[in-house]
RNA sequence: UGCGGGGUGGUGUAAGGGUAGCACGCAGGGCUCUGGACCCUGAGGUUCUGGUUCAAAUCCAGACCCCGCAGCUA
Numbered sequence: 001u002g003c004g005g006g007g008u009g010g011u012g013u014a015a016g017g018g019u020a021g022c023a024c025g026c027a028g029g030g031c032u033c034u035g036g037a038c039c040c041u042g043a044g045g046u047u048c049u050g051g052u053u054c055a056a057a058u059c060c061a062g063a064c065c066c067c068g069c070a071g072c073u074a
Base pairs, nucleotide, nucleotide: 001070002069003068004067005066006065007064010024011023012022013021018054026042027041028040029039030038047063048062049061050060051059
């Protein structure tokens, strides 16, 4: 430098145009003599900029970062 894949709460992982979900974790409550387990509730997320669209996490362009492959130079 080129090509390919990826970036979603604290962590892992879904949603591939139409309400952003699940698990763990966290907070509050219930239960309990206390704690754990269990049950209920809640907070918390689409890397950035622009474009297409009635509507974008999703499609398009560019940028940044990570991984892999290839190449160049010293």

The RNA shown here (transfer RNA) has 74 nucleotides and comes from a bacterium.
Model confidence (mean pLDDT): 81 of 100.